This is a predicted structure of a 299-nucleotide RNA (Bacterial RNase P class A) from Nitrosomonas sp. Its Rfam family is "Bacterial RNase P class A". Gene Ontology terms of the family: tRNA processing, ribonuclease P activity and dimeric ribonuclease P complex. From the family's description: Ribonuclease P (RNase P) is a ubiquitous endoribonuclease, found in archaea, bacteria and eukarya as well as chloroplasts and mitochondria.
RNA sequence: GAAGUUAGCCAGACAGUCGCCGCCACUGUUCAAUUGAACAAGGGGGGAGGAAAGUCCGGGCUCCAUAGAGCAGGAUGGCGGCUAACGACCGUCCACCGCGAGGUGAGGAAUAGGGCCACAGAGACGAGCGUAUUGAGUUACGGUGAAACGCGGCAACCUCCAUCCGGAGCAAGACCAAAUAGGCAGGCGAAGAUGCUGCUCGCAGAGCCUGCGGGUAGGUUGCUUGAAUGCGCAGGUAACUGUACAUCUAGAGGAAUGACUGUCCACGACAGAACCCGGCUUACCGGCUAACUUCAUUC
Numbered sequence: 001g002a003a004g005u006u007a008g009c010c011a012g013a014c015a016g017u018c019g020c021c022g023c024c025a026c027u028g029u030u031c032a033a034u035u036g037a038a039c040a041a042g043g044g045g046g047g048a049g050g051a052a053a054g055u056c057c058g059g060g061c062u063c064c065a066u067a068g069a070g071c072a073g074g075a076u077g078g079c080g081g082c083u084a085a086c087g088a089c090c091g092u093c094c095a096c097c098g099c100g101a102g103g104u105g106a107g108g109a110a111u112a113g114g115g116c117c118a119c120a121g122a123g124a125c126g127a128g129c130g131u132a133u134u135g136a137g138u139u140a141c142g143g144u145g146a147a148a149c150g151c152g153g154c155a156a157c158c159u160c161c162a163u164c165c166g167g168a169g170c171a172a173g174a175c176c177a178a179a180u181a182g183g184c185a186g187g188c189g190a191a192g193a194u195g196c197u198g199c200u201c202g203c204a205g206a207g208c209c210u211g212c213g214g215g216u217a218g219g220u221u222g223c224u225u226g227a228a229u230g231c232g233c234a235g236g237u238a239a240c241u242g243u244a245c246a247u248c249u250a251g252a253g254g255a256a257u258g259a260c261u262g263u264c265c266a267c268g269a270c271a272g273a274a275c276c277c278g279g280c281u282u283a284c285c286g287g288c289u290a291a292c293u294u295c296a297u298u299c
Stems, first nucleotide, its partner, number of pairs: 001295010012264007020047002023044002027040005049270001053281002056279005061169004073165005078092004093107001094105004108160002113158002115154003125150001129142004173221004183212006194204003228247003232243004265268001
């Protein structure tokens, strides 16, 4: 220098103006009545991702179900570890691929049973087939093929063995709670309740009033402080664990995270939260870092 392997990081930058969604303190007004609510003006601060995606696997949380055991169904499968848990991850053995760094592997059982064995080959799982040979399926050999004349192979075909697995999901669930129509209780009512109607008359004529309760609309909550993040230290080969310090990093509810201007560069991909985490898979313009491998050249 070229070609690679593994692991990790970034995802246009800066400034200004105008908006949008939460939060904080303050000021003013109004309502309620001693500490709250609503509105308004200005101020401060926060505002998508490495995959927010697919919803494939695992867990938290919530409600329902649940004595125990079994059947059915599903998943996993060398050995050891890690974890809240896992089918993820780490280490290691073995097999295969690669010159190598490395990569891939559902990797238990074929003497419980069933099923299957492409192409080629005369014959493919049965004490069967061909040629030669023998008294005799008696003996010998057999090109193809993954497997051939034998106690074969395939379990990612059924199956068996071992282990694990209850169901539904934030539209879960909890709280407050109109109008109308049902329900229950009490009271009044043809000696006229009640309506037209504020009162009297008149007309109509069987309901009316109060309370309670369930539920609907609507509102509030669940809701973002968490198996959290950053940076050290210690233990461990590692996954990971313990711990000191620091930080608070969207929380909407038809759903905000935008638009414009200027400058610069390598000219900007895939894409967009909706209860929250750990993984996997898929999409992706490009750039950077570290360790290692192979080849070439120079000293």